[in-house]
Context: one part of a larger RNA
RNA sequence: CUGGGCUUAAAGGGUGGGUGGGGCGGCCUGGUAAGUAGGGUGUGAAAUUUGUCGGCUCAACCGGCAAACUGGAUUCUAAACUGGGCAGGUUGAGUGAGUCAGGGGUGUGCGGGACUUCCGGUGGGACGGUGAAAUGCGUUGAUAUCGGAAGGAACGCCGGUGCCGAAAGGGGCACACUGGGUUUUUUCGACGCUGAGGCCCGAAAGUUAGGGGAGCGAACAGGAUUAGAUACCCUGUUAGUCCUAGCUGUAACCGAUGAAUAUUGGGUUGGGGGAGCAUGUCUCUCCCACCCCGUAGCGAAAGUGUUAAGUGCUCCGCCUGGGGAGUAUGGUCGCAAGGCUGAAACUC
Numbered sequence: 001c002u003g004g005g006c007u008u009a010a011a012g013g014g015u016g017g018g019u020g021g022g023g024c025g026g027c028c029u030g031g032u033a034a035g036u037a038g039g040g041u042g043u044g045a046a047a048u049u050u051g052u053c054g055g056c057u058c059a060a061c062c063g064g065c066a067a068a069c070u071g072g073a074u075u076c077u078a079a080a081c082u083g084g085g086c087a088g089g090u091u092g093a094g095u096g097a098g099u100c101a102g103g104g105g106u107g108u109g110c111g112g113g114a115c116u117u118c119c120g121g122u123g124g125g126a127c128g129g130u131g132a133a134a135u136g137c138g139u140u141g142a143u144a145u146c147g148g149a150a151g152g153a154a155c156g157c158c159g160g161u162g163c164c165g166a167a168a169g170g171g172g173c174a175c176a177c178u179g180g181g182u183u184u185u186u187u188c189g190a191c192g193c194u195g196a197g198g199c200c201c202g203a204a205a206g207u208u209a210g211g212g213g214a215g216c217g218a219a220c221a222g223g224a225u226u227a228g229a230u231a232c233c234c235u236g237u238u239a240g241u242c243c244u245a246g247c248u249g250u251a252a253c254c255g256a257u258g259a260a261u262a263u264u265g266g267g268u269u270g271g272g273g274g275a276g277c278a279u280g281u282c283u284c285u286c287c288c289a290c291c292c293c294g295u296a297g298c299g300a301a302a303g304u305g306u307u308a309a310g311u312g313c314u315c316c317g318c319c320u321g322g323g324g325a326g327u328a329u330g331g332u333c334g335c336a337a338g339g340c341u342g343a344a345a346c347u348c
Stems, first nucleotide, its partner, number of pairs: 003320004007302002012316001014201001016199001022194003027088001032083001034082002036078006043071001049067007092191001096185003100181001104178007111155001115151008127136001163170002206247006215241002220236004258315002261312003266293002269289008277280001297304002321348003330341004
């Protein structure tokens, strides 16, 4: 390489929309003949190769004949499949109208509880902290308690293997704007699927500028512990955490499971539509979503099992022994930190 694989052994891109890049593509009628299939013609130098016969005493070697040269050209024929053209149909996709659920997104305003600080009252000696202590704080009146003011952050209960979102993620209340989904019905008629590159989004930390700063809190300082203690525990506290506008582009970005579609038993929970009556926590049925169990099958097993890791098909990404190494080098992106791409020697 042919292959074989990707939940846990190496391996699914963090996620999306999408290219008039590419690959693939549902049903039916008739026609075309590019692919495809069959035949003919002529070609495919010689040597080489294979078969056979012969020449050197044999063989290597050499020679005759035949085959082969799996290819390309041209022409005739076939029309199932693929392609291209015309026409049709509705199941795939989308569209219009109604319906339903929702912490989906953005912005603005408002609210209560807690916390901290400040002011005032009461009060009068400790508080705080721990395994025990100490640092710390307190007669310049702390802790506690009552009243008031200010500030910032987060939204208790409800809250739920409950909901929404492509993922990251989303939870006080109200309003405005806005995306998607479900279901019923409708028009149109294959308009579809995937998707290299490129583009958008992307937790936390980090970074730039300007704000903000209650609590928490890397680094740092001190107190302890200890043989030591650059830690775990304690007291402080800076960046940060928050907001606005940028950058960064990474995570065990996990279901460690790419997307789409078809198909293959049941039971159970929730949302929506339809029908029925005995009008109910009812029955039947259709669609959607999520969770649990489980048949066959699959699997090395654990397990998975209509939300497949079963059975098919299409497209993309990725893997190919461990270490060296996600390193070096080059390129590229970034303000930087670093990111992306990404070896080899050597060694086992």
RNAcentral holds the full RNA, with entries from ENA. Predicted 3D model of a 348-nucleotide part of an RNA (small-subunit ribosomal RNA, central domain) from an uncultured prokaryote. It matches the Rfam family "Bacterial small subunit ribosomal RNA".